Background:
Predicted 3D model of a 73-nucleotide RNA (transfer RNA) from a Spirochaetales bacterium. The coordinates come from a structure-prediction model, not an experiment, and the mean pLDDT is 80.

[in-house]
RNA sequence: GGGCCGAUAGCUCAGCUGGUAGAGCAGCAGACUCUUAAUCUGCGGGUCCAAGGUUCGAAUCCUUGUCGGCUCA
Numbered sequence: 001g002g003g004c005c006g007a008u009a010g011c012u013c014a015g016c017u018g019g020u021a022g023a024g025c026a027g028c029a030g031a032c033u034c035u036u037a038a039u040c041u042g043c044g045g046g047u048c049c050a051a052g053g054u055u056c057g058a059a060u061c062c063u064u065g066u067c068g069g070c071u072c073a
Base pairs, nucleotide, nucleotide: 001072002071003070004069005068006067007066010025011024012023013022019056027043028042029041030040031039049065050064051063052062053061
């Protein structure tokens, strides 16, 4: 230098064919318990890597860039 994959909540990851962004863990509150742990219930938390484009509508499609990984030379 060429090709491919990835970047979404604090962490690990889903998100089908464009139509209100989700789960588990963690955090906070409550229930239960003499207390803790465990269990159960609820709550908060996101400019979906960045900048453009297409579209009534983009995490999703297109272009460019950044970072990480794999691979070829």